[in-house]
Molecule: transfer RNA
Organism: Candidatus Yonathbacteria bacterium CG17_big_fil_post_rev_8_21_14_2_50_43_9
């Protein structure tokens, strides 16, 4: 410089055109216990940024960002 691939709750994975964006983890609360802890409940958050496509976009494209790799 060129090309690949990625970007979601504090972290770590899901969802590949239609739903309320989903689970575990952590966080906070409660039940348990003499008191941590453990177990059970519930609660709380998240589609990198702007544009287009589509009746619809987490999902396709363009562009920027930013991470990771190839090749020179």
């Nucleotide at each position: 410089g060129c090309c690949c691939u990625c970007g979601u709750c504090g972290u770590u994975c899901a969802a590949u055109g239609g739903a309320u964006a989903g689970g575990a983890u952590a966080u906070g609360g409660g039940u348990u216990u003499g008191c941590g802890g453990u177990a059970c409940c519930c609660a709380c958050g998240a589609u990198g940024c702007a544009g287009g496509u589509u009746c619809g976009a987490u999902u396709c494209c363009u562009g920027c960002c930013g991470a990771g790799g190839g090749c020179a």